[in-house]
Molecule: Glycine riboswitch aptamer
RNA sequence: AUGAAUGACCCGAGAGAGACCGCUUGUGGCGGAGCCGAAGGGGAAGGCAAAAACUCUCAGGCAAAAGGAUCGGAUCAGGACG
Numbered sequence: 001a002u003g004a005a006u007g008a009c010c011c012g013a014g015a016g017a018g019a020c021c022g023c024u025u026g027u028g029g030c031g032g033a034g035c036c037g038a039a040g041g042g043g044a045a046g047g048c049a050a051a052a053a054c055u056c057u058c059a060g061g062c063a064a065a066a067g068g069a070u071c072g073g074a075u076c077a078g079g080a081c082g
Base pairs, nucleotide, nucleotide: 006077007076008075010073011072012071013070020032021031022030023029024028034062035061036060040058041056042055043054
């Protein structure tokens, strides 16, 4: 400074998949067979480093709510290029 990447917080948008079955007083617990992919994690990913919305499904999830990658906006921090 007509302030890049990036970070924090707030607001808005935000998908998929059995309110599955049995036992149990049970939105919990145990057991069973399915399913989803968008917190996080592993693989992909290699003798510089980094990297997907691909892949696995460990974790998580499968009424609503909550959560939710990511996108947009505001504020603050930041200080790249010039």